[in-house]
RNA sequence: CGAGUCAGACGGGCGAUCGCGGCGGGCAUGUCCCGCUGAGGAAAGUCCGCGCUCCACAGGGUACGAUGCUAGCUAACGGCUAGGCGGGGCGACCCGACGGCAGAGUGCUACAGAGAGGUAGAUUGCGUCAGCCGCCGCAAGGCGGUCAGCGCGAGGGUGAAACGGUGGUGUAAGAGACCACCAGCGCGGGCAGCAAUGUCCGCGGCUGAGCAAACCCCAUCGGGAGCAAGGUCAAGCAGGCGCGUGGAGUGACCCGCUCCGCAAGUAGCGCCGGGUGUACCGCAGGAGGCGUCGGGUGACCGGCGUCCCAGAUAGAUGAUCGCCACUGCGCAAGCAGGACAGAACGCGGCUUAUAGUUUGACUCGGACG
RNA sequence: GGCGACGUAGCCAAGUGGUAAGGCAGAGCUCUGCAAAAGCUCCAUUCACCGGUUCGAAUCCGGUCGUCGCCU
Numbered sequence: 001c002g003a004g005u006c007a008g009a010c011g012g013g014c015g016a017u018c019g020c021g022g023c024g025g026g027c028a029u030g031u032c033c034c035g036c037u038g039a040g041g042a043a044a045g046u047c048c049g050c051g052c053u054c055c056a057c058a059g060g061g062u063a064c065g066a067u068g069c070u071a072g073c074u075a076a077c078g079g080c081u082a083g084g085c086g087g088g089g090c091g092a093c094c095c096g097a098c099g100g101c102a103g104a105g106u107g108c109u110a111c112a113g114a115g116a117g118g119u120a121g122a123u124u125g126c127g128u129c130a131g132c133c134g135c136c137g138c139a140a141g142g143c144g145g146u147c148a149g150c151g152c153g154a155g156g157g158u159g160a161a162a163c164g165g166u167g168g169u170g171u172a173a174g175a176g177a178c179c180a181c182c183a184g185c186g187c188g189g190g191c192a193g194c195a196a197u198g199u200c201c202g203c204g205g206c207u208g209a210g211c212a213a214a215c216c217c218c219a220u221c222g223g224g225a226g227c228a229a230g231g232u233c234a235a236g237c238a239g240g241c242g243c244g245u246g247g248a249g250u251g252a253c254c255c256g257c258u259c260c261g262c263a264a265g266u267a268g269c270g271c272c273g274g275g276u277g278u279a280c281c282g283c284a285g286g287a288g289g290c291g292u293c294g295g296g297u298g299a300c301c302g303g304c305g306u307c308c309c310a311g312a313u314a315g316a317u318g319a320u321c322g323c324c325a326c327u328g329c330g331c332a333a334g335c336a337g338g339a340c341a342g343a344a345c346g347c348g349g350c351u352u353a354u355a356g357u358u359u360g361a362c363u364c365g366g367a368c369g
Numbered sequence: 370g371g372c373g374a375c376g377u378a379g380c381c382a383a384g385u386g387g388u389a390a391g392g393c394a395g396a397g398c399u400c401u402g403c404a405a406a407a408g409c410u411c412c413a414u415u416c417a418c419c420g421g422u423u424c425g426a427a428u429c430c431g432g433u434c435g436u437c438g439c440c441u
Base pairs, nucleotide, nucleotide: 001365002364003363004362005361006360007359008358009357010356012324013323014322015321016320017319018318020038021037022036023035024034025033026032027030040340044351045350047349048348049347050346051345052226053225054224055223059255060254061253062252064222065221066220067219068218069083070082071081072080073079084098085096086095087094088093099217100216105215106214107211108210109209124155125152126151127150128149131146132145133144134143135142136141164182165181166180167179168178169177183207184206185204186203187202188201189200190199191198192197230281231280232279239272240271241270242269243268246260247259248258249257250256288307289306290305291304292303293302294301295300326337327336328335329334370440371439372438373437374436375435376434379393380392381391387424395411396410397409398408399407417433418432419431420430421429
């Protein structure tokens, strides 16, 4: 200098004028004045997990759903950290829904192909006995062809996939049929590690494929609904409906639990009982931010100090001008541009969108000293 | 704001792992003197889009976009 990898930071600044929401203050109590404050890294998608609220104080089972290497972090998680294994890259580094088809069962594998899931497969092929035909031979017999039977699973071919690979022994021809080595799998043991797992030794011809983001099995977790939850103002009256060894609630079902009723209707109990309404609460001091010290490889945890940081309810957070900074064009004066997007109960994550600027660490290649 | 369903040709739609049915519309041909009707043939190459699982995806899984419905 070029090409990359990882981890971050910022997302224009200042001033003036006009306007809006919230909070506090003032008195002249209103179309008022003053002060302070007012969007994000994703506020988004609503994909996960919690807090909170109601229904039992959320209890047992079934169903359903989710997750899926190991250890940890956390309020919790499908998130994060560290490690293992597999894959990719020369490398920094990146990616992985990564339990189980050998724990059992079921299902699927189209087309092509001889045969596709069963210790399969013969109409290509290899070999062989008998018969027949042809040729050679004096003969015994030999060679070639053909057909049926039998053996074989090697070669060719099909396919995404044909049941380990290489070499040899063996055989009529062959084949883990047998042997050596290699690869995989399983079993037993030693060592290292909390574990996943790694490594070493021995044994077994075990080599019957793949798919579980197919049913399913195993392990773990999940009660349901959601701030339009739920409550206050709100006490009811008239009235309506339902109830019989029961009614109502528990928002999939059963059990269980809670409340009410104990007998014939004029009583009792349960449910409903005009509509609307941020008019008010929930509603912003919180698993909170920043700084520093300590522990831990790390996620994270603890101590101390400091700060208060939007809160609407038809929904505020805006517009214009000037200067500076940045980028592009231009010799210059100058001109043009500035992304994705906007809170609605709150929080922790993930995912997706994002013009441009910028910091640190590291890798590979080249050149020069 | 919250919860749920759906997306297949111009339109309506079936298909839920193995060549994307069918109807309407459209184009061509036959029939006819010319038409209509009828009959035959053709018409999806991006199954909303992007990835993944699988030999193979409209279908299974994740994400994105769009449409519709319900809740005071």

Two RNAs folded together computationally: RNase P RNA and transfer RNA, 441 nucleotides in total. Its mean pLDDT, the model's own confidence on a scale to 100, is 77. It holds a member of the Rfam family "Bacterial RNase P class A". Rfam describes the family as follows. Ribonuclease P (RNase P) is a ubiquitous endoribonuclease, found in archaea, bacteria and eukarya as well as chloroplasts and mitochondria.